[in-house]
RNA sequence: GCGCCCGUAGUUUAGUGGAUAAAGCGCGAGGUUGCGGACCUCGAGAUCGUAGGUUCGACUCCUACCGGGCGCA
Numbered sequence: 001g002c003g004c005c006c007g008u009a010g011u012u013u014a015g016u017g018g019a020u021a022a023a024g025c026g027c028g029a030g031g032u033u034g035c036g037g038a039c040c041u042c043g044a045g046a047u048c049g050u051a052g053g054u055u056c057g058a059c060u061c062c063u064a065c066c067g068g069g070c071g072c073a
Base pairs, nucleotide, nucleotide: 001072002071003070004069005068006067007066010025011024012023013022018056027043028042029041030040031039049065050064051063052062053061
C1' cells in the first nucleotide's frame, strides 16, 4: 500500500429496516442469613466509534474518516 472482518451499558454478547435497543456477569437497594456467600425481588446504567447520505422510518443499508484484528505484498 491492497483486501477482509469487528466497533452496541463497567464487561461479554444479542438485536441485520418498524413501537420504549435485550440479556449474562458486575454495580446499588431490599428480602433471606448469627454475619457473609449462594439464592429471590426491584433498580440505575448505552444520543449503538465519528460525520454525512438513502428511506416515511436506520444499531441495521451506502460513503468517508477514527480505532482494533487478520491476510497478501